[in-house]
Molecule: small-subunit ribosomal RNA
Organism: uncultured marine bacterium
RNA sequence: UGAUCCUGGCUCAGAACGAACGCUGGCGGCAGGCCUAAAACAUGCAAGUCGAACGAACCUUCGGGUUAGUGGCGCACGGGUGAGUAACGCGUGGGAACGUACCCUCUGGUGCGGAAUAACAGUUGGAAACGACUGCUAAUACCGCAUAAUAUCUCCGGAUCAAAGAUUUAUCGCCAGAGGAUCGGCCCGCGUUAGAUUAGAUAGUUGGUGGGGUAAUGGCCUACCAAGUCGACGAUCUAUAGCUGGUUUGAGAGGAUGAUCAGCCACACUGGUACUGAGACACGGACCAGACUCCUACGGGAGGCAGCAGUUAGGAAUAUUGGACAAUGGGCGCAAGCCUGAUCCAGCCAUGCCGCGUGAGUGAAGACGGCCUUAGGGUUGUAAAGCUCUUUCAGAUGUGAGGAUAAUGACCGUAACAUCAGAAGAAGCCCCGGCUAAAUUCGUGCCAGCAGCCGCGGUAAUACGAAUGGGGCGAGCGUUGUUCGGAAUCACUGGGCGUAAAGCGUGCGUAGGCGGAUAUGAAAGUCAGAAGUGAAAGCCCAGGGCUUAACCCUGGAAUUGCUUUUGAAACUUCAUAUCUAGAGUUCUGGAGAGGCAAGGGGAAUUCCGAGUGUAGAGGUGAAAUUCGCAGAUAUUCGGAGGAACACCAGUGGCGUAGGCGCCUUGCUGGACAGAUACUGACGCUGAGGCACGAAAGCGUGGGGAGCAAACAGGAUUAGAUACCCUGGUAGUCCACGCCGUAAACGAUGUGUGCUAGUUGUCGGGCCCUUAGGGUUCGGUGACGCAGCUAACGCAUUAAGCACACCGCCUGGGGAGUACGGUCGCAAGAUUAAAACUCAAAUGAAUUGACGGGGACCCGCACAAGCAGUGGAGCAUGUGGUUUAAUUCGAAGAUACGCGCAGAACCUUACCAACACUUGACAUGUUCGUCGCGAGCCUAAGAGAUUAGGCUUUUCAGUUCGGCUGGACGAAACACAGGUGCUGCAUGGCUGUCGUCAGCUCGUGUCGUGAGAUGUUGGGUUAAGUCCCGCAACGAGCGCAACCCCUACUUUUAGUUGCCACCAUUUAGUUGGGCACUUUAAAAGAACUGCCAGUGAUAAGCUGGAGGAAGGUGGGGAUGACGUCAAGUCCUCAUGGCCCUUAUGUGUUGGGCUACACACGUGCUACAAUGGUACUUACAAUGGGAAGCAAAGAUGCAAGUCCUAGCCAAUCCCUAAAAUGUACCUCAGUUCGGAUUGUACUCUGUAACUCGAGUGCAUGAAGCUGGAAUUGCUAGUAAUCGCGGAUCAGCGCGCCGCGGUGAAUACGUUCCCGGGUCUUGUACACACCGCCCGUCACACCAUGGAAGUUGGUUACACCUUAAGGCAAAGCUUAUACCUUUGACUACGGUACGAUCAGCAACUGGGGUGAAGUCGUAACAAGGUAACC
Repeated sequence: UGAUCCUGGCUCAGAACGAACGCUGGCGGCAGGCCUAAAACAUGCAAGUCGAACGAACCUUCGGGUUAGUGGCGCACGGGUGAGUAACGCGUGGGAACGUACCCUCUGGUGCGGAAUAACAGUUGGAAACGACUGCUAAUACCGCAUAAUAUCUCCGGAUCAAAGAUUUAUCGCCAGAGGAUCGGCCCGCGUUAGAUUAGAUAGUUGGUGGGGUAAUGGCCUACCAAGUCGACGAUCUAUAGCUGGUUUGAGAGGAUGAUCAGCCACACUGGUACUGAGACACGGACCAGACUCCUACGGGAGGCAGCAGUUAGGAAUAUUGGACAAUGGGCGCAAGCCUGAUCCAGCCAUGCCGCGUGAGUGAAGACGGCCUUAGGGUUGUAAAGCUCUUUCAGAUGUGAGGAUAAUGACCGUAACAUCAGAAGAAGCCCCGGCUAAAUUCGUGCCAGCAGCCGCGGUAAUACGAAUGGGGCGAGCGUUGUUCGGAAUCACUGGGCGUAAAGCGUGCGUAGGCGGAUAUGAAAGUCAGAAGUGAAAGCCCAGGGCUUAACCCUGGAAUUGCUUUUGAAACUUCAUAUCUAGAGUUCUGGAGAGGCAAGGGGAAUUCCGAGUGUAGAGGUGAAAUUCGCAGAUAUUCGGAGGAACACCAGUGGCGUAGGCGCCUUGCUGGACAGAUACUGACGCUGAGGCACGAAAGCGUGGGGAGCAAACAGGAUUAGAUACCCUGGUAGUCCACGCCGUAAACGAUGUGUGCUAGUUGUCGGGCCCUUAGGGUUCGGUGACGCAGCUAACGCAUUAAGCACACCGCCUGGGGAGUACGGUCGCAAGAUUAAAACUCAAAUGAAUUGACGGGGACCCGCACAAGCAGUGGAGCAUGUGGUUUAAUUCGAAGAUACGCGCAGAACCUUACCAACACUUGACAUGUUCGUCGCGAGCCUAAGAGAUUAGGCUUUUCAGUUCGGCUGGACGAAACACAGGUGCUGCAUGGCUGUCGUCAGCUCGUGUCGUGAGAUGUUGGGUUAAGUCCCGCAACGAGCGCAACCCCUACUUUUAGUUGCCACCAUUUAGUUGGGCACUUUAAAAGAACUGCCAGUGAUAAGCUGGAGGAAGGUGGGGAUGACGUCAAGUCCUCAUGGCCCUUAUGUGUUGGGCUACACACGUGCUACAAUGGUACUUACAAUGGGAAGCAAAGAUGCAAGUCCUAGCCAAUCCCUAAAAUGUACCUCAGUUCGGAUUGUACUCUGUAACUCGAGUGCAUGAAGCUGGAAUUGCUAGUAAUCGCGGAUCAGCGCGCCGCGGUGAAUACGUUCCCGGGUCUUGUACACACCGCCCGUCACACCAUGGAAGUUGGUUACACCUUAAGGCAAAGCUUAUACCUUUGACUACGGUACGAUCAGCAACUGGGGUGAAGUCGUAACAAGGUAACC
């Protein structure tokens, strides 16, 4: 997608998480816990220590202790964070020109002296922070001298550099040097995100020399010199980012990621700077500048949680202002020890992983309850209850390790153990339409809602909500977000490019990539061995420890990499030498619309001149505009001019492509064949680049016959800015210059090799040769094998098998668009996105359907005819309108004289009024009564009589039982009832295509498949009827036949039928007969059987004979698979819903019959083929007892009276047109009969609304019917009457019957319908299909835009803090200090670049249930479509 195969995107199932949210929450272990604001921080703590360096003060148990300061060591570790950084930052492997406190080893030394200063004391400033001055003092603080080498410098002579002491007298220190270890600094190879819509960058830049500086190399800095250096193997610029071990996913290769742990780096409010020091340009140090916060007495000061806690803010979101130094480690110290928010622990959080529990056994009346139900039952479900047990965890009590080798335990009375009580304290979440395990009921009714995708919901929802049941997981379960996977959907492993997305329009060629044969060498790639490294942790394997696991420990393996080294030499590479098969050169030859230039030619169109000539010409579907009496068209001659070159002409030729077509000449390119010699891999491809490149278009100048955008007019049309016609300008032509695109197509890049053939054709060669054939190269076609392909198809001219190189693709739309760049005179070209939106879009093939596609065939389909309808009046049905109601249904064909084979009441469903409520009708339960009499008794009464009771006989069956049944009545409840709704919930029945010839199946075969074949083809038929052929062979439902009627004959039979013969009668009436007719039963008969022709010798067709009938003799019944959600819930049946003193039931009356109108179907007519009157002949089908009714009588007639016959071949209903005669004589009539009046008849309780008929009177429209349209092919049409159903009565309708009885069919072009084959398709609800664009409205994202706001940044200039450097001054000389100079952060000015936000207005785009206008595309889409 109707279905199929492919392409291709979207989506899901898995795993993971520093997660969050919703619902829920028992325990423990192990981990983890600001991903956002490198935002701001209150408070506390996080780096001190040493009295065994020093003086001093204070305290003292006189042993000693404490403390500020000087001094030493540490504060550069540990801890945090990831802002910056695309970098030697990191990773990995190397390197040389270095430093290294504390530590280790070794060598040597440790001798003399000196001057200060803090503390302290005094004075003093300030709010404070913090100072100032004077004076005193010590040292392991500071300085000098000596001594110096294995140190340093050196001009090789020499020169320079040190120390510290303390004290218990044993040590700890100190200085110089060498070595080691550790740690660090520097350099290099390789690797390390994206963007080319960033292509050029760079002046200390690149190198050199001298100098400076550093621990050290170096433009690190400086002076001079040179002009280099980097970059398409991606410099520069922009954006983003800490890197790694690892983590996660994955079969792997890869992808994503860089929390916790570990290594490195960077940073510490922002920017700059140095000091100290072994080490810093220093997180809890200093200085300066800036922003912010705080204090202030306004003068000045203070601060830096990206340490641990904690607060505010931000956010979907992330914990305690806890304990301890017991352990591990760090700092200081001789040590005791002190410090340590490192660390170890505890607290909070289901954040994750792992483990355990919430009980176990038994228990069927399968309890109650719930839910469903076909009402039987099923299910929840051994589940519960009940009974018997257990106590893990939690709880209570007690004991109590271990981390601690002597002491010391925050955790912690923790882990563990023992005892105790009691099933006790402990289950939820999501899902159940498919994917995807698991379904039912109710509610809702395109609402409410669901949804990952497809999609559910419009009254029977397994998809919404609830319930029950089920499924999954389980202290969790879902949702959301993110990553990988599936995704071979970026394809290295592992994809593609003819038509699905995708071959540049074509060539030349640079870089690059790849490259023939032989030999030798090298050893870069390659292969092998060895060594180093690849931190630990993690992953994997083995073992071990916590009861297990998670977790942890030990060992191994692995770490696919890099480096060094030793080898190998097949292949690639490199070098050398050689070769000729690739490539090229030479010679000979032929073919060609190959290119460029010049010249020439004829035909035709048009125009001009002249002649002849006259009224039209031209043009179209038809016309008109137009030309023409001022002489056209036509025709003859002459001339002008431009453009193009008929025939030949060919899937022929040439060219790289675009393209090239009269002839001749000149110049020139390439290919091909044959031959010899030569060069010796010189080759292939080709990013950028360059060149060529149809048509249209542009510029300048020419030219202009024909044609012809634009434009004008005429038509067409609803419109027609089109198609058609008449004109007509650019243009088309030439020269020069641009443009650079096409469906520039074989939709197929170039080159090389290999892989069956057959048959044409073009150009050469060779062989045989009469035509011609064979063979071999090169081109160009058709078919075809293997193979390939989703299929179509391709197939030595590959889309096959391989190799080399280039280009291109990655869902549809947005869009080949915007912005930016490049090119262009412009038009525009080229390069080329995103937001947003959809769940598809596409290719090939299949079956249908459709086509204003094709072929063939059929049908009263057309044509040929006959009669009509449409006009009139009436009947009838429908619509509409009206009405209280005009009951309801049917609606193109396939509704409308249909349901209705018959509405006055009834019917009847509608309306009005009235009435009934277990009901008009059914079943069940309970109760009661069972007919008419007769007799007797009682009571009342004067009596007639009335009331009651008893007996007898009892309605049916009977097994004899008040057993069963039946009828009636009453009561209550279950229920009845409904022509109420849904024909779109249904059954059944029916219409229609259509009595059309079709519709299918099994097996086989073909196809990846949907499907095909059969069923197509050639004939033939009414027919898928039959024959032949055929990968089909058979079969089924249909066709035909079998069935009925009718036409002929025979046999049988002969009443109620018939009558030839014999009698007879008014009469087949009767006797008789059954021959005939007829009736009704059984048979026969027709089959292309026979003949001729034709056809394939078949099927068949044509003609003929015979025959009653001839090719299905005529007619009927019979209706395939299916279509129309066709019709019917108002025949019947039925699910669901609805009503239940009414939507049920009944009664009376009304209505269905209304009437400005419209339509359908009919009847009667309009007349002379007729009417009227008279006369007269002949049927068939049927019907008949609440019936048909003869005859007779009567009435003008309808009818009435009376009654024979008949339960029917017996009796009755029962003919008309036709025939004959007469009149009418073309008129609104002797046509026509509507309408109306009046008087009647019949049916029926009842003809007012509202029946039919009769008589008399009346006498309307109508004189053959517009557009249009119907039926019919023979006993048919037409015409004439007759019967029946329904029915009391009522029809012009319906269903049947017979009488009379035609015309025409050349034929299939056209209209309609149908069938088969084929073709196209963007249709499949299938052309009443699909679908395009503008406009209008709403929403969304986006481009442009005057401007405006902000960020980043280059360059120039100005100012310049701290700071170091330099110079000068001071000094004997340094240092300090002062001054000056250049450098310099922040700041300022100016001009740019770039990014982002907003924006009046404006451009297109997308989406939207029904808007407007047209109809462009899909069929020949109605003008073929497209670039």